[in-house]
RNA sequence: AGUUCAUCCAGAGGGGACGAGGGAACGGCCCUACGACUCCCCGGCAACCGGCCGACCGAUCGGACACGGUGCCAACUCCGACCAGGUCGAAAGCCGAUCUGGUGCAGAUGAUGA
Numbered sequence: 001a002g003u004u005c006a007u008c009c010a011g012a013g014g015g016g017a018c019g020a021g022g023g024a025a026c027g028g029c030c031c032u033a034c035g036a037c038u039c040c041c042c043g044g045c046a047a048c049c050g051g052c053c054g055a056c057c058g059a060u061c062g063g064a065c066a067c068g069g070u071g072c073c074a075a076c077u078c079c080g081a082c083c084a085g086g087u088c089g090a091a092a093g094c095c096g097a098u099c100u101g102g103u104g105c106a107g108a109u110g111a112u113g114a
Base pairs, nucleotide, nucleotide: 004111005110006109007108008107013042014041015040016039017038021031022030023029026080027079028078043073044072045071048069049068050067052063053062054061055060077106082102083101084100085099086098087097088096089095
């Protein structure tokens, strides 16, 4: 690398450096010289893991905290594939637009781990 499991409609920005693309890929849509993306400093959010407390121990579950390891701080993972249904257009139907629910291709993060 890959595997497995969990989560993904909540939350959280200031300064500095650089200077043109960025939002994974494709399409859409959006952000961006009023300086994006990236990097650094500081701050913050959250609570996955460790550590702490309780259930006798383990497993497991619950809890508090934010000490340690990550993560994150535009837009639901920005939207999309598939299934079902509603509304509108058209109408025999196909179809198009839009909304809702389910689901999860793909992806992200954590843990796992040869």
Molecule: SAM riboswitch aptamer (S box leader)
Organism: Microlunatus phosphovorus NM-1